Record summary:
The part of an RNA shown here (small-subunit ribosomal RNA, 5' domain) has 522 nucleotides and comes from an uncultured bacterium. It matches the Rfam family "Bacterial small subunit ribosomal RNA". Gene Ontology terms of the family: ribosome and structural constituent of ribosome. The coordinates come from a structure-prediction model, not an experiment, and the mean pLDDT is 86.
[in-house]
Context: one part of a larger RNA
RNA sequence: GAACGAACGCUGGCGGCAGGCUUCAUACAUGCAAGUCGAACGGUAACAGGUCUUCGGAUGCUGACGAGUGGCGAACGGGUGAGUAAUGUAUCGGAACGUGCCCAGUAGUGGGGGAUAACUACUCGAAAGAGUGGCUAAUACCGCAUGAGAACUGAGGUUGAAAGCGGGGGACCUUCGGGCCUCGCGCUACUGGAGCGGCCGAUAUCAGAUUAGGUAGUUGGUGGGGUAAAGGCCUACCAAGCCGACGAUCUGUAGCUGGUCUGAGAGGACGACCAGCCACACUGGGACUGAGACACGGCCCAGACUCCUACGGGAGGCAGCAGUGGGGAAUUUUGGACAAUGGACGCAAGUCUGAUCCAGCAAUGCCGCGUGCAGGACGAAGGCCUUCGGGUUGUAAACUGCUUUUGUACAGAACGAAAAGGCUCUGGUUAAUACCUGGGGCUCAUGACGGUACUGUAAGAAUAAGCACCGGCUAACUACGUGCCAGCAGCCGCGGUAAUACGUAGGGUGCGAGCGUUAAUC
Numbered sequence: 001g002a003a004c005g006a007a008c009g010c011u012g013g014c015g016g017c018a019g020g021c022u023u024c025a026u027a028c029a030u031g032c033a034a035g036u037c038g039a040a041c042g043g044u045a046a047c048a049g050g051u052c053u054u055c056g057g058a059u060g061c062u063g064a065c066g067a068g069u070g071g072c073g074a075a076c077g078g079g080u081g082a083g084u085a086a087u088g089u090a091u092c093g094g095a096a097c098g099u100g101c102c103c104a105g106u107a108g109u110g111g112g113g114g115a116u117a118a119c120u121a122c123u124c125g126a127a128a129g130a131g132u133g134g135c136u137a138a139u140a141c142c143g144c145a146u147g148a149g150a151a152c153u154g155a156g157g158u159u160g161a162a163a164g165c166g167g168g169g170g171a172c173c174u175u176c177g178g179g180c181c182u183c184g185c186g187c188u189a190c191u192g193g194a195g196c197g198g199c200c201g202a203u204a205u206c207a208g209a210u211u212a213g214g215u216a217g218u219u220g221g222u223g224g225g226g227u228a229a230a231g232g233c234c235u236a237c238c239a240a241g242c243c244g245a246c247g248a249u250c251u252g253u254a255g256c257u258g259g260u261c262u263g264a265g266a267g268g269a270c271g272a273c274c275a276g277c278c279a280c281a282c283u284g285g286g287a288c289u290g291a292g293a294c295a296c297g298g299c300c301c302a303g304a305c306u307c308c309u310a311c312g313g314g315a316g317g318c319a320g321c322a323g324u325g326g327g328g329a330a331u332u333u334u335g336g337a338c339a340a341u342g343g344a345c346g347c348a349a350g351u352c353u354g355a356u357c358c359a360g361c362a363a364u365g366c367c368g369c370g371u372g373c374a375g376g377a378c379g380a381a382g383g384c385c386u387u388c389g390g391g392u393u394g395u396a397a398a399c400u401g402c403u404u405u406u407g408u409a410c411a412g413a414a415c416g417a418a419a420a421g422g423c424u425c426u427g428g429u430u431a432a433u434a435c436c437u438g439g440g441g442c443u444c445a446u447g448a449c450g451g452u453a454c455u456g457u458a459a460g461a462a463u464a465a466g467c468a469c470c471g472g473c474u475a476a477c478u479a480c481g482u483g484c485c486a487g488c489a490g491c492c493g494c495g496g497u498a499a500u501a502c503g504u505a506g507g508g509u510g511c512g513a514g515c516g517u518u519a520a521u522c
Base pairs, nucleotide, nucleotide: 001522002521006518007517008516009515010514013369014368015367016366017365018364020361021327026325027324028323030322031321032320035072036071037070040069041068043065044064047063048062049061050059051058052057079280080279081278088205089204090203091202092201093200094199097197098196099195102193103192104191105190106189107188108187109186110144112142113141119134120133121132122131123130124129150159151158152157164185165184166183167182168181169180172179173178206252207251208250213243214242215241218240219239220238221237222236223235224234225233255277256276257275258274259270260269261268262267282303283302284301285300286299305316306315307314308313333359335358336357337356341355342353343352344351345350372402373401374400375399382393383392384391385390408458409457410456411455412454416449421443422442423441424440425439426438427437428436466511467510468509469508470507471492472491473490477506478505479504480503481502487494488493
């Protein structure tokens, strides 16, 4: 000098953009953070509307929909950096793999069955909850048939699948439910793809030798098991290997990278924010479900802690967003909205979304603007110094003229929002001018921020300057006080009676809504 996720002291007008628990991976009150689908299902607790009514009510009939069965999601998104020196990361390669949703293609989607929740009756329990009997549905569950392709094979063969739902409709049939046709969404099997993921290798990846030997599933082979998959991954037997001064093992420290800071560079230090990967979710262990987890807001066991209890037994996990206690030099609101972007579910309308977008707080940083501008005396007053002549503060003020950024008041007022929807024209599909769908035109709606940005008008210099320093390094000097005291200090050093070095004042220098100090870095 640069730089900062900074803190402290003094001071403080505005705006834009960004960042804001670096410490205790400490304990957490409260609210929210993952739901959705009635176009899978039986239904109807609430609301609204119908219908019937003996005016008590009844009725799922309709819009819808609590709880329940079922599907998809909950493995994403969000947080943190404890562990990890290599089961990690970065770069470059590899072969023995998996893959829900998505895309392309091929072949199917036939015919049956038995349950069960909800509900109801009862029982146990303080509660959390649990049990027994009875009824019922499905895209829940289980057989049968079929098998293009798939798997296995002793090459003959064997094994193994599915589910329906919704829109529309001209003939024909009808037990008036529908069949039938068609379109859309699904379902099953297989092939390929995209994206994603699992695995293996090479190279690189902090310090210590006052850590020199380490290793027994250890190193390799054979047989077997296991996995989606290679493999001591596991197991039985056999051999005795394997790693190591090119630093094994042990110990300490640490998430890694793109990058960030500095520096002319080489290098050094760091890894906040943003992005990629990894690991973790009170501590330790385990599996279940599933395409995917050994799962932050799932389950089981053990432990510590907290809470409820009728003492028998139960409940919980903010390293999600806010917020609280504690720790600390130190780090914000228990805010608004799904309007946009993105995600989950859904045919859609839409619902959910503390992701996200915004607002709030604090000069935390960077950048920009302002606190007026012009004139104005051989120079007011006051202050300070003085050789008492004067000098300086100083064009500074007063005074005159002008302007109105910012602020205040009033008025107008956005971009971010076009997709979707409706009407219509024209293609596709189709028996069809229905339905559905591609494209074009017209039209209508949707904004948290926010009456914000921005614009206009009005009055009026009005609303706005401090901080550090002045011995040398280092720009800037005098007076008084003090008297090795009080004190200063980054280094040299200053102070013991004229201190440009302490304290105050006047003046000056530097930076400026900041200025200085401190910590750590180059």